Notes: The prediction has a mean pLDDT of 80. The RNA shown here (transfer RNA) has 73 nucleotides and comes from an uncultured Clostridia bacterium. It was read from a public genome assembly. It matches the Rfam family "tRNA". Its family is annotated with triplet codon-amino acid adaptor activity in the Gene Ontology. The family's RNA type in Rfam is transfer RNA.
[in-house]
RNA sequence: GGCUUCAUAGCUCAGUUGGUAGAGCAGGAGACUGAAAAUCUCCGUGUCAGUGGUUCGAUUCCACUUGAAGCCA
Repeated sequence: GGCUUCAUAGCUCAGUUGGUAGAGCAGGAGACUGAAAAUCUCCGUGUCAGUGGUUCGAUUCCACUUGAAGCCA
């Protein structure tokens, strides 16, 4: 320098024939207990890496940029 994959909640990750975002863990509140642990119930707070484009509508499609991993030279 070229190519491929990836970037979504505090962490690990789902979510693709484009229709307005979820799970587990962690965390908070409550119940139970003399008090804890365990157990049970409830609770998601996110500019979907960024900027533009296409579209009535973009996490999703396109271009570029940034960052990470890998392959080739």